Small-subunit ribosomal RNA, 3' major domain from an uncultured prokaryote, 475 nucleotides, folded computationally.
Context: one part of a larger RNA
RNA sequence: UGACGGGGGCCCGCACAAGCGGUGGAGCAUGUGGUUUAAUUCGACAACGCGAAGAACCUUACCUGGAUUUUUGACAUCCUGUGAAUCCCUUGGAAACUUGGGAGUGCCUUCGGGAACACAGUGACAGGUGCUGCAUGGCUGUCGUCAGCUCGUGUCGUGAGAUGUUUGGUUAAGUCCAGCAACGAGCGCAACCCUUAUCGUUAGUUGCCAGCAUUAAGUUGGGCACUCUAAUGGGCCUGCCGGUGUCCACCCGGCGGACGGCGGGGCUGCCGUCAAGUCCUCAUGGCCUUUAUGACCCGGGCUCCCCCCGUCCUCCCCUGGCCGGUCCACCGGGCAGCCACUUCGCGAGAAGGAGCAAAUCCCUAAAAGCCGGUCUCAGUCCGGAUUGGAGUCUGCAACUCGACUCCAUGAAGUUGGAAUCGCUAGUAAUCGUGGAUCAGCAUGCCGCGGUGAAUACGUUCCCGGGCCUUGUACA
Numbered sequence: 001u002g003a004c005g006g007g008g009g010c011c012c013g014c015a016c017a018a019g020c021g022g023u024g025g026a027g028c029a030u031g032u033g034g035u036u037u038a039a040u041u042c043g044a045c046a047a048c049g050c051g052a053a054g055a056a057c058c059u060u061a062c063c064u065g066g067a068u069u070u071u072u073g074a075c076a077u078c079c080u081g082u083g084a085a086u087c088c089c090u091u092g093g094a095a096a097c098u099u100g101g102g103a104g105u106g107c108c109u110u111c112g113g114g115a116a117c118a119c120a121g122u123g124a125c126a127g128g129u130g131c132u133g134c135a136u137g138g139c140u141g142u143c144g145u146c147a148g149c150u151c152g153u154g155u156c157g158u159g160a161g162a163u164g165u166u167u168g169g170u171u172a173a174g175u176c177c178a179g180c181a182a183c184g185a186g187c188g189c190a191a192c193c194c195u196u197a198u199c200g201u202u203a204g205u206u207g208c209c210a211g212c213a214u215u216a217a218g219u220u221g222g223g224c225a226c227u228c229u230a231a232u233g234g235g236c237c238u239g240c241c242g243g244u245g246u247c248c249a250c251c252c253g254g255c256g257g258a259c260g261g262c263g264g265g266g267c268u269g270c271c272g273u274c275a276a277g278u279c280c281u282c283a284u285g286g287c288c289u290u291u292a293u294g295a296c297c298c299g300g301g302c303u304c305c306c307c308c309c310g311u312c313c314u315c316c317c318c319u320g321g322c323c324g325g326u327c328c329a330c331c332g333g334g335c336a337g338c339c340a341c342u343u344c345g346c347g348a349g350a351a352g353g354a355g356c357a358a359a360u361c362c363c364u365a366a367a368a369g370c371c372g373g374u375c376u377c378a379g380u381c382c383g384g385a386u387u388g389g390a391g392u393c394u395g396c397a398a399c400u401c402g403a404c405u406c407c408a409u410g411a412a413g414u415u416g417g418a419a420u421c422g423c424u425a426g427u428a429a430u431c432g433u434g435g436a437u438c439a440g441c442a443u444g445c446c447g448c449g450g451u452g453a454a455u456a457c458g459u460u461c462c463c464g465g466g467c468c469u470u471g472u473a474c475a
Stems, first nucleotide, its partner, number of pairs: 001475002003472003007469007015459002019423005026314002029311003033307001034305001042051002062300002065297002069295002073125001077124002079121005086103004092097001107114002127289002130287003136283002138278003141274001143272001148187006154163003167178003193266004198234007207224003212221002237260001239255005316416001320375007332363003337356002341352004382413001387408007429451007
């Protein structure tokens, strides 16, 4: 100087408390472990709906096999020879591969040849999701969006170092003020950026409709007031008033205002810590491999299942289930696409078939809600697992192993032990909805809006962190 203390003081955080809803019970989905297996590819444990924004084949890295399918190679550059390339038919085969036959002669040219491509040969080389994340870059997690981490000069100390950065107030903040052997400065904080809340100006189609005419309908004439869209400005700065205060920073109350004291949300992650994670994104040193640890293909596996754990979904109902009617969104996406409408089907869908590269057309029914009816506390008209049958769609192909529909079946489950998680406002809870990936496959993920609470006395205690101080046989 740090680190540590079941030492002290001060302070903060959904840390506790006050509340609301969960997990832990059941079934299912999904991931890990374990077991099993020819293989159940690998990594991650600050892991476990994580890499994976989507394993039927492919992906795919794993396994069996191809009487070994292949050895300059699936991919790159260079050299030689032949042939344009390419396409069609055909033998064997599960395919990779292989046998035979045919069509075809293109582009540039100084007529020698050249470019591209295919086959054969030759080696230089290619290749490796093989090992080492404890050789590395890059990227990332974590403490933590915590308020810290440092430097120059000066001063003090023999020196390691200290001071500044401590003290008193204050703040979300090393934020600011006052004081002080310090005076300044840098990275962080804040602000600048995006979005949202309000208004003005500009603009008025594909958007809108106050008044006028018109229609089944903003449909049409007309208009750009209003809504909206999207560009540019205004606006909030403790600005003004009062109080408290060292009359300094600030804090408390009020004014005006759409918004009040960082307005709400996002982006943004200092110096560093953990030899944290990743050599399976990529790059890369070294090592290993080179008729194989490389490459091609079929099939299988990653989907197993006595069990354990994590994260979700659906539940156990009456604030509900079922039936009928009826109201209101936002964000997005669309041409190998979104698909109106009509007809057929109980339905998943199918057959026709307009419009739209989209403020124009479509996805697009929002659902909870409201109104009416029924059920009346039951393992039920709750719950929907499981299983049988019949189908639809995608796709070469749904057996291993897809999603969905219809009929039948109708399991556990009556609110969950110890323990434990999230959340402070348009939040929790609840309700639907869009997108990425994607042929198909979503209870996951990332967004969007609808309805919309309760509680916070407080900091004694638990957990994590910051500052000062103290002890130390620790570094």
Its mean pLDDT, the model's own confidence on a scale to 100, is 83. RNAcentral holds the full RNA, with entries from ENA.